Molecule: transfer RNA
Organism: Candidatus Iainarchaeales archaeon
């Protein structure tokens, strides 16, 4: 330099263009003499940034930034 992948909840990943979710967490409640564990709820997002496209874009296209492989 030039390909190829990744960025989404406080973390860890999901989501075939059509209401952005699951475990972990953290909060309350149940239980217990307490404690954890296990159950019921609740809680949380500018989908890394900008712009096009489309009735609708985390999801398609450009462009940038940051990680992280490859090639030489």
């Nucleotide at each position: 330099a030039c390909c190829c992948g990744g960025a989404u909840a406080a973390c860890u990943c999901a989501a075939u263009g059509g209401u952005a979710g699951a475990g972990u967490g953290c909060c309350g409640g149940u239980u217990u003499u307490a404690c954890a564990a296990g159950c019921c709820g609740g809680u949380g997002g500018u989908u890394a940034a900008a712009a096009g496209u489309u009735c609708a874009a985390a999801u398609c296209u450009u462009u940038u930034u940051c990680c992280g492989g490859g090639u030489a």